[in-house]
Context: one part of a larger RNA
RNA sequence: GGUGCAUGGUGGAUGCCUUGGUGCCAGAAGCCGAUGAAGGACGUGAUAGGCUGCGAUAAGCCUGGGGUAGCUGUCAAAUAAGCUCCGAUCCCAGGAUGUCCGAAUGGGGAAACCCGUAGGGGGUAAUACUCCUACACCGGCGGUUGAACGCAUAGACCGUCGGAGGCAACCCAGGGAACUGAAACAUCUCAGUACCUGGAGGAAAAGAAAGAAACCUCGACUUCCCUAGUAGCGGCGAGCGAAAAGGAAUCAGCCCAAACCGGGCUUCGGCCCGGGGUUGUGGGCCUGGACACAAGAGGGAAUGCUUCGUAGCAGAAAGGAAUGGAAAGUCCUACCACAGAGGGUGAAAGUCCCGUACGCGAAACAGAGGCGUCCCUUGUCCGGGUACCAGAGUAGCACGGAGCUCGUGGAACUCCGUGUGAAGCAGGGGGGACCACCCCCCAAGGCUAAGUACUCUCUGGCAACCGAUAGUGUAAAAGUAAGGCGACUGAAAGGUGAAAAGAACCCCUUCAAGGGGAGUGAUAAUAGUACCUGAAACCAUGCACUU
Numbered sequence: 001g002g003u004g005c006a007u008g009g010u011g012g013a014u015g016c017c018u019u020g021g022u023g024c025c026a027g028a029a030g031c032c033g034a035u036g037a038a039g040g041a042c043g044u045g046a047u048a049g050g051c052u053g054c055g056a057u058a059a060g061c062c063u064g065g066g067g068u069a070g071c072u073g074u075c076a077a078a079u080a081a082g083c084u085c086c087g088a089u090c091c092c093a094g095g096a097u098g099u100c101c102g103a104a105u106g107g108g109g110a111a112a113c114c115c116g117u118a119g120g121g122g123g124u125a126a127u128a129c130u131c132c133u134a135c136a137c138c139g140g141c142g143g144u145u146g147a148a149c150g151c152a153u154a155g156a157c158c159g160u161c162g163g164a165g166g167c168a169a170c171c172c173a174g175g176g177a178a179c180u181g182a183a184a185c186a187u188c189u190c191a192g193u194a195c196c197u198g199g200a201g202g203a204a205a206a207g208a209a210a211g212a213a214a215c216c217u218c219g220a221c222u223u224c225c226c227u228a229g230u231a232g233c234g235g236c237g238a239g240c241g242a243a244a245a246g247g248a249a250u251c252a253g254c255c256c257a258a259a260c261c262g263g264g265c266u267u268c269g270g271c272c273c274g275g276g277g278u279u280g281u282g283g284g285c286c287u288g289g290a291c292a293c294a295a296g297a298g299g300g301a302a303u304g305c306u307u308c309g310u311a312g313c314a315g316a317a318a319g320g321a322a323u324g325g326a327a328a329g330u331c332c333u334a335c336c337a338c339a340g341a342g343g344g345u346g347a348a349a350g351u352c353c354c355g356u357a358c359g360c361g362a363a364a365c366a367g368a369g370g371c372g373u374c375c376c377u378u379g380u381c382c383g384g385g386u387a388c389c390a391g392a393g394u395a396g397c398a399c400g401g402a403g404c405u406c407g408u409g410g411a412a413c414u415c416c417g418u419g420u421g422a423a424g425c426a427g428g429g430g431g432g433a434c435c436a437c438c439c440c441c442c443a444a445g446g447c448u449a450a451g452u453a454c455u456c457u458c459u460g461g462c463a464a465c466c467g468a469u470a471g472u473g474u475a476a477a478a479g480u481a482a483g484g485c486g487a488c489u490g491a492a493a494g495g496u497g498a499a500a501a502g503a504a505c506c507c508c509u510u511c512a513a514g515g516g517g518a519g520u521g522a523u524a525a526u527a528g529u530a531c532c533u534g535a536a537a538c539c540a541u542g543c544a545c546u547u
Stems, first nucleotide, its partner, number of pairs: 001546009015532001016495002020466002022463007029455002031166002039101003042055003046079001049075003061095006070083003106115003116135007137163009170201001171199005181188001185235001211218002222249004232240002253447003256391001260275006280425001283389002285385007295378001298376003302373007312360002318333004334351002336340001342354003396420008406432001427442005482489002502531001505517004
C1' cells in the first nucleotide's frame, strides 16, 4: 500500500407520513369601475421585521342577527397593559370612515410627488399655515350666444344623460406571419394557425328559405352521432377534405318599409304621426259574409305566498381485566344504528372528541328564483272584385380578388373592389358553364329564447392521480431570494417527541464552540433542536491476511 471483517464519521438515498398540488363531476356565479375599479405606495400594534387585516375613526368604529367563556390575528414564545355573563373575543348581514398613486379627471409630472384658481370654514394684529367643496376630455340630447357674410353656419358657453380603465378562458369581426412538410423548392402546406387590433355577452355567433332535394319530398338556426377519410380538391405531389339523407339534444316564432285610410305640416317635391299590413298551394289592397275570447319569449307597478343563498342548532349507544410509557389492539360481558362516511385522541375507537344519518333555523338587512293578483299589448277563416303595393345604383354583366371540398378549371353559388346597369307579379332568383322543359323558392330591412363553448371565482363531492428531484414555479418570507439597463428570467428549502418533559446542577475548555457526568423521556437521546428512518460514494480507527 492492498483485500476482508468490525466499529464510527460524513452524506441524505430509501421506507413511512402530509399541511400542498393535479384532474374530473354537480350546483352557483359569470362581471368590477368617475358613488373612483383592478393593482399598488405609505402608514396603522405597548412591538424591530415579514405575512394578514385595516386607513389619520387605521389588527379597527356603528347597527341588527348568531354564539358562549374566555379574549387582545400570525411567524412566535414571553412580558406589560387591558377587555369580558351589563355577553367580550369570534361568525354572518348592512352601514360609516377610507391618506396618496393608479382610467386618474383642476394644471404639471421622472406613479405614490410638485403647483394652482374660486367659494366657504379654522387660525393670525395682518400675512403665513391649514380644512372642506368645485374645477379634465369625448359623445348623445336640450338650450343660450354667435364671426368672416345679410339669413345662416363654424365657433364659444350652459344644463342633462352616458362613455373612458380593468378582467382567466370561451365568442364575433378587421388585419395576418414564419419555422415546418413537400425528404431541395417557387404553386401548395403549416394556417386563416400564432400574433396584433376592435367589439360584446353570460354566453357569443347563427336563425324563420330568392334553402335543401329530385320528379319523391323536407320545412328557421345551433350542437352531437353517423354519413366519411366517402364525393371531391391537389406541382393529381405533400397533403387538404365536405354536404344532403338518417339518428339524437332542444325547440318558437315574429316585427318593419310600401299600397290604402285618417290627422298635422308643406317651399306643393313631399315630410311627420296614428291606423292598416308582412305573404309565394301566392300575399296585401277594395268589397260582402262567418267564427273566436284565449294565449304569452311581452312590458310595468306594488303586494302576498313560497323556495334558495349569506351565521348556525340539535344529534343515539361501553364498561371491566391483563399487557404496555400510553389501549382505540387482545380477552370478558353489553349497547346504538335512517348514524359501521371521514378525521382526531399517547398503537388499530360505531358507543371518548369533532362529526355522520334523520331533522330544524334568519330578527332582519341585502340578494336570487317561482307562483298568484292588477294594468297594458296582440285574432282567424270564406266568396267576389281590382291590377294600386311588395326593400335600386340593387340583381345581373365585364375586369380584379376572396370564401366554399373546388389551386381558373366546363366553375355554378356566396362576398368584396372598379365600371356598367335591369325587370317590377304576364315579375324575379335557384336547381354546378349555357339553353329548353319541369321542380323549388321570393334577394336587395330588422329582431329572436333553448339545446352549444368556457371557468379568474364560490360551495360541495369524487379519484386503479402525485407524495417533497414527485405533484403547481411555489406543502416554507414564492413569483420570494437571486440574475438582467430592460423586456424578462427565476430557485433551494417539509418530518425531535405522545407531551418540551428542549437537559436544573457539577466538571473540562482562551470560560467560545464543543464535550463528559447528572437528570427528562418509554430500561428510546445512535429521538438533543445540525433532531424519524439513516443506503452508497468518501474518510477514520481496530483486528486478520497479504506485498